[in-house]
Background: The RNA shown here (Fluoride riboswitch aptamer (crcB RNA motif)) has 61 nucleotides and comes from bacterium UBP2_UBA4780. It matches the Rfam family "Fluoride riboswitch aptamer (crcB RNA motif)". Gene Ontology terms of the family: positive regulation of gene expression and response to fluoride. Model confidence (mean pLDDT): 79 of 100.

RNA sequence: AAACCCGCAGGCGAUGGAGUCCGCCACAACCGCCGCCAAGGCUGAUGACUCCUGACAACCC
Numbered sequence: 001a002a003a004c005c006c007g008c009a010g011g012c013g014a015u016g017g018a019g020u021c022c023g024c025c026a027c028a029a030c031c032g033c034c035g036c037c038a039a040g041g042c043u044g045a046u047g048a049c050u051c052c053u054g055a056c057a058a059c060c061c
Base pairs, nucleotide, nucleotide: 010025011024012023013022016052017051018050019049020048021047032042033041034040
């Protein structure tokens, strides 16, 4: 020095916000899927739960 470990704080979990819990990372975690490439196609505002906001569909008034 690197690797590894601990503490404090932080960041992240495919499209917005908040709470709780879980997981991951520490220059990384993360950056959806199908399709031979391309063309083209598909699901979801959650990591999970709850609420709010937005979008779409059906039904009722």